[in-house]
């Protein structure tokens, strides 16, 4: 260089094109304890970016972007 996938919360997943994006786990505040740990409430936290299509997009299409595998 061509091909194909893949981008969601601090990590690891979820979420038929119908909504308030949800769990886990990490963080914060409280209870608990003689102090932790564990456990129980409780709260903050994300769809890579622009642009199209639909009433309605994480999901569909196209362009960038970053990462991956093969192939030369």
């Nucleotide at each position: 260089g061509c091909u194909u996938c893949u981008g969601u919360a601090u990590u690891u997943c979820a979420a038929u094109g119908g909504a308030u994006a949800g769990a886990a786990u990490a963080c914060g505040g409280c209870c608990c304890u003689c102090c932790g740990a564990a456990g129980g409430c409780u709260g903050a936290g994300a769809u890579u970016g622009c642009a199209g299509u639909u009433c309605g997009a994480c999901u569909c299409u196209g362009c960038a972007c970053a990462g991956a595998a093969g192939c030369g």